[in-house]
Context: one part of a larger RNA
RNA sequence: GGAUGAACGCUGGCGGUGUGCCUUAUACAUGCAAGUCGAACGAUGAAGCAGAGCUUGCUCUGUGGAUUAGUGGCAAACGGGUGAGUAAUAGAUAGGUAACCUUCCUUGAAGAUGGGGAUAUACGGUAGAAAUACCGGGCAAUACCCAAUAAUGUCAUUUCCCUUAAGGGUUAUGAAGAAAGAUGCAAAUCGCUUUGAGACGGACUUAUCUCCUAUCAGCUAGUUGGUGAGGUAAUGGCUCACCAAGGCUACGACGGGUAGCUGGUCUGAGAGGACGGUCAGCCACAUUGGGACUGAGACACGGCCCAGACUCCUACGGGAGGCAGCAGUCGGGAAUAUUCGGCAAUGGGCGAAAGCCUGACCGAGCGACACCGCGUGAAUGACGAAGGCCUUCGGGUCGUAAAAUUCUUUUACUUGGGAAGAACGCAUAGCAAUAUGUUUGACGGUACCAAGUGAAUAAGCCCCAGCUAACUACGUGCCAGCAGCUGCGGUAAUACGUAGGGGGCGAGCGUUAUCC
Repeated sequence: GGAUGAACGCUGGCGGUGUGCCUUAUACAUGCAAGUCGAACGAUGAAGCAGAGCUUGCUCUGUGGAUUAGUGGCAAACGGGUGAGUAAUAGAUAGGUAACCUUCCUUGAAGAUGGGGAUAUACGGUAGAAAUACCGGGCAAUACCCAAUAAUGUCAUUUCCCUUAAGGGUUAUGAAGAAAGAUGCAAAUCGCUUUGAGACGGACUUAUCUCCUAUCAGCUAGUUGGUGAGGUAAUGGCUCACCAAGGCUACGACGGGUAGCUGGUCUGAGAGGACGGUCAGCCACAUUGGGACUGAGACACGGCCCAGACUCCUACGGGAGGCAGCAGUCGGGAAUAUUCGGCAAUGGGCGAAAGCCUGACCGAGCGACACCGCGUGAAUGACGAAGGCCUUCGGGUCGUAAAAUUCUUUUACUUGGGAAGAACGCAUAGCAAUAUGUUUGACGGUACCAAGUGAAUAAGCCCCAGCUAACUACGUGCCAGCAGCUGCGGUAAUACGUAGGGGGCGAGCGUUAUCC
């Protein structure tokens, strides 16, 4: 000198764009953050409409289908947060899988036949303070089960080819294994089953690289390898039985400390050094520890079970909870924001769709925290006014500075107008492409534009001995104090304090901390 997720002191006009718990991965009141589908299913049956009865404002019947607790499907494994752990079970780069999986999506082939028994909600009953649990009879399905059929799929045996090898490709034979309907007048559409290919996403594996420490020198028995078996989507001591005695290590094993990694960021001419906040990719974690279930996918932040700590409710028998989601609270700290608006846009989930949900996101609020931009007026103006300060008492200086005159109106205030961001969707016509019409804006009456008013609403901070740009007076008298280093202060202090003047930067300035 540059830089910062900064803090502190003094000061503070506006706008844009960013950014904001670095500390206790401490504890959390309250609200919201994951639902959706009635075109899978039974049930419930509101408004409306029609009809009948008639005590003329009610009842009944039909139609209708709002609403939804439950069964079922899909989603909940994404999105959002944090960096505790992790020095390699991670990350980066480049490969391999002839050792693998992949819901939804795209595309191709084939199919969807015939039956069956249950059950939740609801109803009746029981227990309980509650959470909830149990019993009884009874009803449905795209829920569940059985049978049939099925190959180029699977399994077993087998032929040939390729490959360093093997579980690759291929031929033949045999065996077992599937399905569901819904809407619609219909056409059709959406689904269902098996399978080929693709895409997307993952899994495993190899090589290289990735901090300090030798005041850590030896470490290791599932340890290293083999055979067989189990397990997995799959290879493998991943696990087990048996056998062998191996494997790693001064090119630093093992141990200890520290740490999420990277794209990148800061600095530097570069080489390098330091860092990894926001944004993006990957990983790990979700009160602590362990475990599996469901599922295409989890060993699952707002799922389940067990154990521990803690908090809450209780009728003492027993229960409930997990903000490292968004706000917010206590606490800690030098220090870090609103218990805001909206799904209008983008994206996601579900749905045939309308649509519903979405603290993702889009916006607004707070903070000079950072960067950038603008303003606090411009021109003229000497009697060099008053006043301050200095003075050799002549004067000098603040100083064209002010006043005054003439302008301007960024900004401010007032008034009027007023967006883009909107595409979709819906309706009509049409086979369609498309055409026409129409609806949807949180931000926001915001940005922006125009008019009016009036210099009106807007300057500070640090420094002035040398380094280092900038000097005098008074006060103080080794005191009070200053100080980054050298050092100033003991009666004439340009170094302390105040004033005048000057220098620097400027809505900031200075200090502190850290990095280069």
Small-subunit ribosomal RNA, 5' domain from a metagenome, 516 nucleotides, folded computationally. Its Rfam family is "Bacterial small subunit ribosomal RNA".